[in-house]
Context: one part of a larger RNA
RNA sequence: UUGGGCGUAAAGAGCACGUAGGCGGCUCGUUAGGUCGGGUGUGAAAUCCCGGGGCUUAACCCCGGAAUUGCGCUCGAAACCGGCGAGCUUGAGUCCUGGAGGGAGAAGUAGAAUUCCUGGUGUAGGGGUGAAAUCCGUAGAUAUCAGGAGGAAUACCAGUGGCGAAGGCGACUUCUUGGCCAAGGACUGACGCUGAGGUGCGAAAGCGCGGGUAGCAAACAGGAUUAGAUACCCUGGUAGUCCACGCCGUAAACGAUGCUCACUAGGUGGCGGAGGCAUUAACCCCUUCGCUGCCGCAGUUAACGCGUUAAGUGAGCCGCCUGGGGAGUACGGUCGCAAGAUUAAAACUC
Numbered sequence: 001u002u003g004g005g006c007g008u009a010a011a012g013a014g015c016a017c018g019u020a021g022g023c024g025g026c027u028c029g030u031u032a033g034g035u036c037g038g039g040u041g042u043g044a045a046a047u048c049c050c051g052g053g054g055c056u057u058a059a060c061c062c063c064g065g066a067a068u069u070g071c072g073c074u075c076g077a078a079a080c081c082g083g084c085g086a087g088c089u090u091g092a093g094u095c096c097u098g099g100a101g102g103g104a105g106a107a108g109u110a111g112a113a114u115u116c117c118u119g120g121u122g123u124a125g126g127g128g129u130g131a132a133a134u135c136c137g138u139a140g141a142u143a144u145c146a147g148g149a150g151g152a153a154u155a156c157c158a159g160u161g162g163c164g165a166a167g168g169c170g171a172c173u174u175c176u177u178g179g180c181c182a183a184g185g186a187c188u189g190a191c192g193c194u195g196a197g198g199u200g201c202g203a204a205a206g207c208g209c210g211g212g213u214a215g216c217a218a219a220c221a222g223g224a225u226u227a228g229a230u231a232c233c234c235u236g237g238u239a240g241u242c243c244a245c246g247c248c249g250u251a252a253a254c255g256a257u258g259c260u261c262a263c264u265a266g267g268u269g270g271c272g273g274a275g276g277c278a279u280u281a282a283c284c285c286c287u288u289c290g291c292u293g294c295c296g297c298a299g300u301u302a303a304c305g306c307g308u309u310a311a312g313u314g315a316g317c318c319g320c321c322u323g324g325g326g327a328g329u330a331c332g333g334u335c336g337c338a339a340g341a342u343u344a345a346a347a348c349u350c
Stems, first nucleotide, its partner, number of pairs: 004321003007304002012318001014201004021194003025088007033081002035077008049065006091191001092188005097182003103177007110154001115149007125136002162169002206247003210243002215241002220236004258317006266295011299306002323350003332343004
């Protein structure tokens, strides 16, 4: 390289947008670059292959043919791919009417609780554990009542419920704003799919600068436990957790399953629409579209399992894998304030 693969064995990029490129619906006309056919020139000889001949055979040698799958020129064909022109509506999109939603950003507001402060009542304990102790408390704690301060998070509703590309999103109100779904019409007329580079988003932790700090809590200190205990348990407690702006760019970033399209038995739930029968209306029932679960036929799989939300059957494009260790390391490059990230070997060894 060919072949083979990527849910769990090595392997789907964390996610999206999109450049080049690759691939691309139906009809008509045209062209002749690809494609196909004829002719012709060339493709040295020898070798190889086939037929025949010569040395007593063979090796070897001689003659003829074939082959040389290629390239040039020329004459044609026009189905397919491509180019050009014209059109179409089923792919894609736009508009109109409705709908659901913790989708995003900004501002404001609310109640419960913890902690702290002030005051009242009140007295000897409280706290904590397997048991204790450190710790708090007669300078009046714990408990309880009233008032106040401040920060963070939003019980119930809450649900294999909803929304989002992923990360993720949960009190309430207002403003700004993205996407999605249904019903039917009107319109554009292939405008599409994927996407190397690239760009943007990207939990937590971490970093820079300035705020904030109630609770929790790495580090740290003390008390226990223990042979020891740099832990698990307890009492404290600083970064951090929160806000603003800027970095970082990683996760078991998981459905460990790339995106798009088409096709292939069913059954039963949930969420959001629409239509129909009947009805006063609703519920129920039937049909249909989108999303989301469970079970399961065929098929598939090494098995487990998957099974119209495929891991089934096909098509297009991208990414990735190639024995274990060394190693996601070294060196170099790029990025970063740093931490480090990314790209990524070899010797050696089994």